This is a predicted structure of a 77-nucleotide RNA (transfer RNA) from a sheep gut metagenome. Its Rfam family is "tRNA". Model confidence (mean pLDDT): 80 of 100.
RNA sequence: CGGAAAGUAGCUUAAUUUGGUAGAGCACUUGGUUCGGGACCAAGAGGUCGUGGGUUCAAAUCCCAUCUUUCCGACCA
Numbered sequence: 001c002g003g004a005a006a007g008u009a010g011c012u013u014a015a016u017u018u019g020g021u022a023g024a025g026c027a028c029u030u031g032g033u034u035c036g037g038g039a040c041c042a043a044g045a046g047g048u049c050g051u052g053g054g055u056u057c058a059a060a061u062c063c064c065a066u067c068u069u070u071c072c073g074a075c076c077a
Base pairs, nucleotide, nucleotide: 001073002072003071004070005069006068007067010026011025012024013023020057028044029043030042031041032040050066051065052064053063054062
């Protein structure tokens, strides 16, 4: 320098097929249960989907640019 993949809640991740209300598990908070804790049960909070822009009535999803990480190749030694 060229190519590819990944980035979504504190952590691990789903949803891209066909653009149409962002989900799950663990963790966290509250309550119940218990002498207390764990486990279990019930409820709740937490995301502007890496960043910026564009297309569209509508974008995590399509297009462009860019940042970070990983892999492959090239170049140099």